[in-house]
RNA sequence: AACGCUGGCGGCGUGCCUAACACAUGCAAGUCGAGCGAGAAAGCCAUCUUCGGGUGGUAAGUGAAGCGGCGAACGGGUGAGCAACGCGUGGAUAAUCUGCCCAAUAGUUAGGAAUAACUAUCUGAAAAGGUAGCUAAUGCCUUAUAAUAUCAUUUCUUGCAAGGAGAAAUGUUCAAAGGUGGGGAACUAGUAAUAGUCCUAUCACUAUUGGAUGAGUCCGCGUCAGAUUAGCUUGCUGGUGAGGUAACGGCUCACCAAGGCAGCGAUCUGUAGCUGGUCUGAGAGGAUGAUCAGCCACACUGGGACUGAGACACGGCCCAGACUCCUACGGGAGGCAGCAGUGGGAAUUUUGGUCAAUGGGCGAAAGCCUGAACCAGCGACGCCGCGUGAAGGAUGAAGCCUUUCGAGGUGUAAACUUCUGUCAGAAUAAGUGGAAAUGUAUAUAUGUUAAUAUCAUGUAUAUUUGACGUACUUAUCAGAGGAAGCGCCGGCUAACUACGUGCCAGCAGCCGCGGUAAUACGUAGGGCGCAAGCGUUGUUCGGAAUCACUGGGCGUAAAGCGCGUGUAGGCUGUUAAGUAAGUCGAGUGUGAAAGCCCUGGGCUCAACCCAGGAAUUGCGCUCGAAACUAUUUAACUUGAGUGCAGGAGAGGAGAGUGGAAUUUCCAGUGUAGCGGUGAAAUGCGUAGAGAUUGGAAAGAACACCGGUGGCGAAGGCGACUCUCUAGACUGCAACUGACGCUGAGACGCGAAAGCGUGGGUAGCAAACAGGAUUAGAUACCCUGGUAGUCCACGCUGUAAACGAUGGGUACUAGGUGUGGGACAUUAAUAAGUUCCGUGCCGGAGUUAACGCAUUAAGUACCCCGCCUGGGGAGUACGGUCGCAAGGCUGAAACUCAAAGGAAUUGACGGGGGCCCGCACAAGCGGUGGAGCAUGUGGUUUAAUUCGAAGCAACGCGAAGAACCUUACCGAGGCUUGAACUGUAAUGGGCGAAUUUAGAGAUAAGUUUUUCCAAUUUGCGUAAGCUUAUUGGACUAUUAUAGAGGUGCUGCAUGGCUGUCGUCAGCUCGUGUCGUGAGAUGUUGGGUUAAGUCCCGCAACGAGCGCAACCCUCACCUCUAGUUGCCAGCACAUAAUGGUGGGCACUCUAGAGGAACUGCCGUCGAUAAGGCGGAGGAAGGUGGGGAUGACGUCAAGUCCUCAUGGCCUUUAUGUCUCGGGCUACACACGUGCUACAAUGGUCAGUACAGAGGGUCGCAAUACUGUGAAGUGGAGCUAAUCCCUAAAACUGAUCUCAGUUCGGAUUGGAGUCUGCAACUCGACUCCAUGAAGUAGGAAUCGCUAGUAAUCGCGGAUCAGCAUGCCGCGGUGAAUACGUUCCCGGGCCUUGUACACACCGCCCGUCACACCACGAAAGCCAAUUGUACUAGAAGUCGCUGAGCCAACCUUUUAGGAGGCAAGUGCCCAAGGUAUGAUUAGUGAUUGGGGUGAAGUCGUAACAAGGUA
Repeated sequence: AACGCUGGCGGCGUGCCUAACACAUGCAAGUCGAGCGAGAAAGCCAUCUUCGGGUGGUAAGUGAAGCGGCGAACGGGUGAGCAACGCGUGGAUAAUCUGCCCAAUAGUUAGGAAUAACUAUCUGAAAAGGUAGCUAAUGCCUUAUAAUAUCAUUUCUUGCAAGGAGAAAUGUUCAAAGGUGGGGAACUAGUAAUAGUCCUAUCACUAUUGGAUGAGUCCGCGUCAGAUUAGCUUGCUGGUGAGGUAACGGCUCACCAAGGCAGCGAUCUGUAGCUGGUCUGAGAGGAUGAUCAGCCACACUGGGACUGAGACACGGCCCAGACUCCUACGGGAGGCAGCAGUGGGAAUUUUGGUCAAUGGGCGAAAGCCUGAACCAGCGACGCCGCGUGAAGGAUGAAGCCUUUCGAGGUGUAAACUUCUGUCAGAAUAAGUGGAAAUGUAUAUAUGUUAAUAUCAUGUAUAUUUGACGUACUUAUCAGAGGAAGCGCCGGCUAACUACGUGCCAGCAGCCGCGGUAAUACGUAGGGCGCAAGCGUUGUUCGGAAUCACUGGGCGUAAAGCGCGUGUAGGCUGUUAAGUAAGUCGAGUGUGAAAGCCCUGGGCUCAACCCAGGAAUUGCGCUCGAAACUAUUUAACUUGAGUGCAGGAGAGGAGAGUGGAAUUUCCAGUGUAGCGGUGAAAUGCGUAGAGAUUGGAAAGAACACCGGUGGCGAAGGCGACUCUCUAGACUGCAACUGACGCUGAGACGCGAAAGCGUGGGUAGCAAACAGGAUUAGAUACCCUGGUAGUCCACGCUGUAAACGAUGGGUACUAGGUGUGGGACAUUAAUAAGUUCCGUGCCGGAGUUAACGCAUUAAGUACCCCGCCUGGGGAGUACGGUCGCAAGGCUGAAACUCAAAGGAAUUGACGGGGGCCCGCACAAGCGGUGGAGCAUGUGGUUUAAUUCGAAGCAACGCGAAGAACCUUACCGAGGCUUGAACUGUAAUGGGCGAAUUUAGAGAUAAGUUUUUCCAAUUUGCGUAAGCUUAUUGGACUAUUAUAGAGGUGCUGCAUGGCUGUCGUCAGCUCGUGUCGUGAGAUGUUGGGUUAAGUCCCGCAACGAGCGCAACCCUCACCUCUAGUUGCCAGCACAUAAUGGUGGGCACUCUAGAGGAACUGCCGUCGAUAAGGCGGAGGAAGGUGGGGAUGACGUCAAGUCCUCAUGGCCUUUAUGUCUCGGGCUACACACGUGCUACAAUGGUCAGUACAGAGGGUCGCAAUACUGUGAAGUGGAGCUAAUCCCUAAAACUGAUCUCAGUUCGGAUUGGAGUCUGCAACUCGACUCCAUGAAGUAGGAAUCGCUAGUAAUCGCGGAUCAGCAUGCCGCGGUGAAUACGUUCCCGGGCCUUGUACACACCGCCCGUCACACCACGAAAGCCAAUUGUACUAGAAGUCGCUGAGCCAACCUUUUAGGAGGCAAGUGCCCAAGGUAUGAUUAGUGAUUGGGGUGAAGUCGUAACAAGGUA
C1' cells in the first nucleotide's frame, strides 16, 4: 500500500505503483497604444431630417482584429525509451556560444521600396483561400562613417603541442530606430497661437571589450544480469585534403594505409531513467529511487526542418501512420505523460477559491496574465498530540458464566455520593498574525540639468490591498452529558474454562488440531495484547556466518578436475643503492541545497519548521616521508638447476628365447561308462568315450620366489635374454645465479567395456540354445557356445579413475617394522649417525563424531579446482567432440519438509559365539479315520441372548438352560413403576383365609384383622384393660425430586485375570567417561537351576526379582491316646478290637530333630564350584505346592462388581404365559467308547485313599430280572453310612464284523420334579450301525512319571464321557545338542523404531499437474539484399516570375522566387535468414494422488554380498 471490522477531535505531511491506455467539457501564455496604421458600438457637440435617422466633429485613444517587439526553449507533467559520457564524481575547453542583466568605450548618417489590417470582388458546407486597390512603423532594403572588432600577410615576445596570450605594420570586411516627459536661450516654418530642428531627462537601438548567468563539447574513474551470447567491425581504425558546425572530431566526402575492439568479457540478448537520498543492518552490506532537490529523456507513433540568443519546440509548423470527431462526401479538425474531471483497475482526491503572499512573462508604470504557487475540499494513507472523565464506593447487588453445589468469576467494575470541564456543542462580544513592500496623494532633501521644470533616489504624513476565513485567541453558557474497537488465548507467544460438533463442519505462519470427554473447529463467559485503530494479504531488509570482504566450507554430510606438461595470470629467497606508481603524513580545492547526526531556537508539547555546526569515509592539486610492495641498477648462494661418482628397481618401447599346464589331432593299450549336481538332466560314449602311454599342433598366461616388497604422474607394470630409453635416490661441492611455486584456457597420457580395418583364437566367456529349479524363473546351478578377451594400426575418454583426502613450502612429542643408499666403526655383524621411500601404534592439537596425527584431516602462507536443501536431473533444450555408442558443458516448471552424516539405545537377521527347556532326538501312549458326548464356526430361525478368536477362543464365562435361571422371541399387562431414599397432601390398614373370570400376570369380591409413645377418660391395690386426641412406625393413593437399564463405549477407567515366564532378568544413588543421546556398574575369566557364587575391573554401593523364610510328603524323637490301634494278658464268639485292659506298634496331631557340599579323595586358580565316595530315611534345589520383578500384548472382562461420558424414561424399565438358547446339507477343536485273546463273558476270592452326609448319608431285612420300592438300626460323624475296580483263581469263547463293538431304533418301565412333548437321567426286553488300529499332519509325558484301574466331591430337585481331587497296579528311553520351536547373555550388520506381520523398488491400470519433442500454424523483435521514396535541408538547373541596389532604363545586370532535378532519408513493399513468445493431432519421460494389479530388486550374509 490494498482488503475486512470499527471509527471522536486537531496539527503536519501525503495520495494512478495498473493502461507512455483512450479521452467529453472548462481552464493552464500572454503582454506592450510610451513602436504602427485604423478607429466600431455607446456618449457629448454641431448640423440636416421624411423624425425612422443621416452627416461631421470631439473625447476616452476604449472593445475586437491586424502589422511590429519581447515572451512562448521558463514554469508544470511523465519515466516509455536509454546499459549510454545517460548519470555520478573529478578534470579539460589553448576547440566554443550566451537574449534579457551589470560595467566600460564609441556611436545612432542619408535615403528608399513594399505590405497586413482595410475596401471591392470571387471560390468554398466548413476550415480557409484567390484577385485588384490604399496605407504606417522600433517591420524591410540601400547608403555614410568606425575600431583595441573580423580576415589575410609579415616581424617579434611569451606560453603547456595547438585555431593560446601579447605587441607592431599593411590591406580587407561589418552598424543602428526611434519612443516618451520637460524646456523655450539660439535656428527653421508660420500673421499668430504653436510646431519642429534643437537642449535636457529617460527608455529603446548599433558596434566592441569585459563580467555574470546559462548552455554546448571532450576526457579519467565508477555505474545490473546472462558465456546455453566468443569472436565483433568496412566510415570500421588511422592519415592527407576539402566541406560542415557556435565549436573539436569520419561529423560528412575524395584518396591512401590495414587497421581498431575483445576472456580485465568485445559483440549479442534480457532488464532498467541516473543521483542526492530512502528502508534495513552493530557494521560491511542488501533492497530501493514515491513526495522534495539536481541531471537526462519524452510529449499519439515515426521522420523532418523552420524561426530564434536558445528548440529540432507538451498547449508551433510540414510529411507519413494508427485512432477519434465534423462534413453538403468535394474536403477538413484533433492530440490532458499541464489542473480538475471520465472510463479502466484491488487501489490513489474537487470538473473548488485567489493572485492576498512567493515566483515568472510583458510593460516606463498603473496593471494584465499565471490550474506555477498559496489555500480550501476528500481519504485514519502515514507521523504526532488530545479526549472518551476523576476521587470515593460491598466479604462484594442483579444479570451472565463456571462449580467438587460449599462456592468462585466478571468486580470497585456498576448502582450511589462528591467533583472537574480538555475536545466537540450553543449564543454573543472583543482582539491578533500572515502587510514587509508596492501603489496613490501631499510635503521635503539629494542628484541630473541651462533650469526652481521633468525624471531618479531617499525621508515623513495620510491612504489602499487577505483567497484562506464560519480561521486563531480571550471571555460567557450547558452538562458526564456526544465519543471504543479490533485481534488473539495448543507450542513458538502474553492469555482457559463450559457447551455444541464428531476426520463432519471447519482451522492452520510452521509443527499440526478434528474419528463422542477438542484449552487448536463454532459459540459463550473469562483472560491477554494493542488502541482510533486493530487484524489480514503483499513487498523489502534483518535474524541467515544460509554466497561467508568483515565472516563458511570440500576423508565419510553438497563439494579435490582421473593424471601430468605448460601459456596468460597470481604469488615469490638474501644484500645495497636510486626512483616515488602503490602506501603514509600535512595543506588546499571540491564533495549543491534539503535529508541523517549534534547544539540552540519557533509553533502550549510533539510531529513539523528555522539557524548554526559536524559529517559527507570520495575525487583533484601541491608539498613531504621512503620502512613495506613495485620498478631500475649492482651483487650473493641457502631455493632451483647443471656437473662428477655410485648402487636399487614387475618404469617404458622393440626384437628374440623358454618350460609347465589346458585343449585338439594322430597312434597304441583297454572296456562301459564318463561328466555334472543339493539331487538330477541336457551333453559325451560300443562308429570304442573316460582312463593310460607316446608323438604332433596351436594359442594364451607366466606357478614357486612374492613380501601392507619395488617402480611409475596417474592408468598401471611380474618367465628369461639383448638393444634403445625416461625418472627418482645417495655422496661430492666444481659451475649457473632466483633461472622458483601454482596454473584459467591449451596440449598430452589415460583400466575395463565398446567401435573401425586386417590378422589370430588354446582356455575363458556377454548374447544365444538346451537341461534343471520354481507358482512362474527371460535368473542364480549344469551342458554347450558366438562376439570379445590376444596382435597391428586408428578411435572412444569414461570408472567406487579411491587415500572417496589437489599441488608446493616451512614448522610441530615419540615408539616400532620394512625397502634403497651414505658415514663412521668392527675380525665380521649388530648397535650408532644421516638422507630418501613405504607401513603400523600413539601424544599434543584437531574433528559433529568416526577418526587423522612429521606420508596430518595439526599450525601457517601461496596458487588452482569445486560446493550452497531433497527430488525433478547429470535430465531437457542449445552448443561442441565422436563412425556410432555416447562424452563435455548443463537448466527450468513442478513437487516435498525434509533428504543426509556420525554415533546411541533397542528390535530384528534364512549373522556369529556360549547356554537352557519333553525343543529336537531316544521311547511310551494318543489325536487326525469310526460311533457318540460336548464346545465353536457356518447355515437356519420369530428367537436360535451375549461374550471369548493363533499360541494365550473353541468340555471357555457355564461348580450343571425342562419352568425358574434368561439377558433372546411372540403374546398379554403396568407407568413414581418389581426393588431404594426423601418431601408434601390424603387415607387406614398390612397380612391371612377364601370365591369368580383369565394362559397367567391381574381384576372384581367375601370373611377376618393392627402396633408404639405422650397426654387424657373410666375401672382396678397393682399388673393391666378401656375412651378420646396428637405424633410416629407400617401401609395405600396422588404429586414431585428421582428410580431402573445384562442398553453403548474394556480404545475413557478401577479392580481382577491371561501371556511371554518361575524366564533371570529389571533398575537406582554417588562417582567416572562422553559436546550429547548415553556408557560404566550389569561387560570379562570361571561357575550355577539362577545377575547363584568367586576372581578381575572406574567403579563403589543399593533396590525389585532368584534363593531362603511358609504349607505338604518322606525318617526319627518327645508329648497326648478316643471315635484310632492290639504286641503281651484276660473274656466272649462259628468268626470279628466284639469286650476288659493297654497306648508298645500303626495311626492321629502338636512340638522338635534331621541335610550343611558338613566329611574324604580328585579336578579347579590356593577361589567359587564340579566329579566320585562314605555315612544316612533322605545328597547336592530331597519330591510337590503356594509364591509371578520392570514391563509387553490399547490382550480379556462395562454380562461378577465398581465407575466417567453418552443413550433410553407409557420403555432399551418392569410383571406374566408360551417358545427359544437343545434347530442341522456341513467344517473344526476337546473328549468318551471301541475295533478285541496282555481280550470278552461267567463264577469265585482280596486290598485303598481322600472326601461327603440331618430338607442328609442310610445299614440289616423284604419285594422286583432291573432301575428301584417298602421299611428303617445307626450317624450332627477317626464312632454310623456312602465304599472300590483293575489284580488274583477257575471255566468258557478261538480270530470271526465274532460271546468283539455298542450306536441306532421299537416296546415296557423306574426316579426326580407343579410339569420330562419340544427337552432329563436310569432300568429291562428286543434291535445290533460304523469300526479290523486310522493319510498329510499333530499332542502329552523323564518316575511312583507315562499308561491303566476304579473311588470321591462341588454345582445340583433331577441330570457328568466335563471339571476338581484321591488312591491301586506300574513301565520304556534320554547317544547327544547338527537340525525344528521358544528363551537368556555377549558380539556383529541394519535404509527397521507401529521396531521383519518392519521397510521398500519397478512396470502396468486410473485421475490430475507442469515440462520436452512434433507435420506445422501464428505473432513480435531483428539482420542482410533489393525496392520504394512523403516532408525536408543541402547542391544543380531555373526558358516561368520578381518592389528596393547598379546601369548605357520598353530593358539588362546583381540578387532572389516558383518549378524541375540529384544525394541523403521515414513509413511501406519483396525475398531470405536469425532470435523470442504463443499454439499444435500425436508422442516421451517426470511429479503427485488412505486402502488397484504383478512380482520381491534393495536394507540382515535381504536369502546369488